[in-house]
Context: one part of a larger RNA
Molecule: small-subunit ribosomal RNA, 3' major domain
Organism: metagenome
This record gives sequence, structure tokens and C1' cells, in this order.
RNA sequence: UGACGGGGGCUCACACAAGCGGUGGAGCAUGUGGAUCAAUUCGAAUCAACGCGCAGAACCUUACCUGGGUUUGACAUGCAUGUAUGGUUGCCUGGAAACAGGUUAAUCUGCCCUUCGGGGUGAAACUUGCACAGGUGCUGCAUGGCUGUCGUCAGCUCGUGUCGUGAGAUGUCGGGUUAAGUCCUUUAACGAGCGAAACCCUUGCCGUAGUUGCCAGCGGGUAAUGCCGGGGACUCUAGCGGGACUGCCGGUGUCGAACCGGAGGAAGGUGGGGACGACGUCAAGUCAUCAUGGCCUUUAUGCCCAGGGCCUCACACGUGCUACAAUGGCGAUCACAGAGCGACGCAAGACCGUGAGGUGGAGCAAAUCGCAAAAAGGUCGUCCCAGUUCGGAUUGCAGGCUGGCAACUCGCCUGCAUGAAGUUGGAAUCGCUAGUAAUCGCGUAUCAGCUACGACGCGGUGAAUAUGUUCCUGAGCCUUGUACA
Repeated sequence: UGACGGGGGCUCACACAAGCGGUGGAGCAUGUGGAUCAAUUCGAAUCAACGCGCAGAACCUUACCUGGGUUUGACAUGCAUGUAUGGUUGCCUGGAAACAGGUUAAUCUGCCCUUCGGGGUGAAACUUGCACAGGUGCUGCAUGGCUGUCGUCAGCUCGUGUCGUGAGAUGUCGGGUUAAGUCCUUUAACGAGCGAAACCCUUGCCGUAGUUGCCAGCGGGUAAUGCCGGGGACUCUAGCGGGACUGCCGGUGUCGAACCGGAGGAAGGUGGGGACGACGUCAAGUCAUCAUGGCCUUUAUGCCCAGGGCCUCACACGUGCUACAAUGGCGAUCACAGAGCGACGCAAGACCGUGAGGUGGAGCAAAUCGCAAAAAGGUCGUCCCAGUUCGGAUUGCAGGCUGGCAACUCGCCUGCAUGAAGUUGGAAUCGCUAGUAAUCGCGUAUCAGCUACGACGCGGUGAAUAUGUUCCUGAGCCUUGUACA
């Protein structure tokens, strides 16, 4: 100087407390361990691995296994060689395919000369050979890059000066204050940098503008519809500007920083949310995104193909979904969003089907057309507390879909039938402080299809509690002890 302490002081955080809802019990989905297997590819391991890499494993992907095949190679560059040999399509044989062998027919192929018969040259391509290619093989404890975490915690440092023999200290401490090393004050310190804040995006208010959006008033028209003339008021849209600064008032305060209350205001003291992550820590993670040193391999640890596997299942754990019901289930009927996506596409009306879906195709490169029905909710009816009109697992039968080659291993969806466990969950444990929790649906990426109940977004309805810091956990500053570094 640090680190540590079941030392002390001050302070903070959904850390506890106060509340609301879960997990742990059930069924299923998904990841992991273990077991199994020819293979069940590999990685991730307390928080910070386990719906993680995977924002799409039937083939492909694919790295694994079995079998078949191949050796200058699926891919790159160079040199040499050979001859017009070459490429594409077709046919035959073997084959599961990859591929191997054969056949001749058609077609394509640069430049120069040409008597249009052809000749010369050589590009691309091919054959053979050599350098080499290749490796998701090993080492993340050789590395770059990227990422997680402490932590959006308030810290981490430097120059000059001063003090100390020196390591170092001071500054950065003290008193206030703040979300903050934020600011003020004091002061052997005076300044500065990286962080904090601000600048950026979004949301909340106003002005300006008016097409594809809107329609109050005026006129026209229809079975009906901003449909038409027109209008810019309103909603909205998307560019620019304004707006909030403790600016104003009162109080407290070292009359400083600031704090408390109030006014005005759409918004008030960082208005809400996001992006943004200091010096460093964990030899944290990743050699399987990529790059890369070293090592290993080179008729194989490379490459191609078919089939299988990554989907197994006594069991254990994590994360979720659906429930156990009456604040509910079922039926009928009536509403109200936002954000997205659409040409290899979104697909309306119509018709067929109980339905999944099918036929067909208006319109739309989309504020114009479509996906599109929002759901919870309102109203009416029914069920009457039961393993039920709760719950939907499992299984049987019959179907549908994929511009899928192919749904056995191993896809999703529909109808009919079947109707399991489950009556609120032990010890323990998680999230959340406001448009939040809870609850309800909608969209998108990936994608032929989909194991999505996942992830990331969007809006609808919309609480309770905390004005405390004794304790648990983690963190910051000061101080103290130490046989630790």
C1' cells in the first nucleotide's frame, strides 16, 4: 500500500421489512446430468452453465456412427506435361447414391490467316506429374477480436508542488450536500484526464405543413361507404422549431452548495424509457463465427455419398406452458389497440368442406390493397360446487398441409371418440416500487414445413405496499486490528 475480520462509524440497493404474484407437488414442453447406445457430435458448470451457442436437427444443416467410394483432391495459386483432347444435354451397363465404365448424336468454344476444304496459335476447360491444398484435429493456460461479471457501482489516475531516507503520502481528507469524486466550504496543495452528468434516440405538450391520412361546417350523390366538389378546424402523419432552467415565491441553511413547501404549467427538480459500461477483477467464456502462433494429421484426423444418430429413458435438477375452477366453464351477441410484415410474397369478396383446408383470384412494391378475427371486456342465457358442462394428458380411427424427392425412426394442424394426474403444493426459493406487478391478446425474425409453450417487440385492462434500516445478502467511503501478500 492492499486484502481480510462472526471490529467500529456513515451511506446505498426489491438487500430485508410491508405487500402482490409465482417456483418447489400434477401433466406436458424444453435444456442439463446420469444411464443407454455403433453413434446418441461439440462447447457452456455458483451468482455470471442448464428455453445457453441453436433467430427453426425429417434429407440438407452435421461436426457423430455404420457401410460404399475417392487421393493434387469439394476449394486457391504457380510450374511442367499431353493432345483438340474440352463443357452441356441425351442413351446404355453396374449401383442405395456418390461414382465408375461405355456409346455415339445434338449443341457451345478465343485470336490470326483463309481458296470456306482447312492451316497456325493458344485462352478457358481437361489429363498426367510436382509444389501444395484441406482438417468443426489439440492447446482460450501461447494469442487477436468479441462477450459475460462486479456495475451505470462512483470510482480510477496524472502533471507540477510539498512532506517522508524510502515504499509512499498529500491532492481524493474534514464539515455540509447530491443519484453521483454532484456541487459548496475549509484546506500544502494548485490544476488536469478517464468515468458521473450533458450532447444522441424515443415518449409526454404547443406551433408550423397537408397526401395515400382526416371530415367539423357548405354543396352533390348512393342501398351503403370521405364516394365526389371542397376544406385544414379536429385526429393523425414526419420534418423543423419552441418548451423545464431550481427560472419565480416563501421557509431552512455558513446566507454557500443545496433541501422542504407553493405558484404557474402538458410536464418539476435526472419528467418516463433507451443507447452509452472508467482503471481493473475472475489465467471467467469463446481455437466450433472469424483471425492466428505452436503441435498433430496428409491413400487420412481431408473429401463425396446412402442410411442411421443429435429426438433413446429406471431416474435427478433447472427454465417454462396448461391447470386444479364460479372473480369460473360453455353458448349467443356487441365493441375498443399498437407495432409490424407482404412480389420466391400478402391475398379480399365468392363457392365447396363440421373443420384443418381446398377451388379461384379482385386488389396491393402498400398511411391507398391484404395478413386482420384483437383477446381479456360489455349484454343475455346456461351450469350449482361435483374429480363436475373443471382439467386436458394419453390412446384409437378418419382426414388436411408443406410449390417437402421423402413425414417409419422423427413434422405441424383438424374432426370424432377416449377422458389420466391434478382439489393450491414440505423444507426451501424467485420476481416486482407504477402504467410497474398481475392478467389479456397481437406481431416479427429464423423458416418449404415445424416440434414456438422459446426469444425479441407491441399495445389492452390495471393493483397492493413501503415515509423504516435491528437483522440476511451485496456494494461504497472513513477508521481500527492483523503471526496474511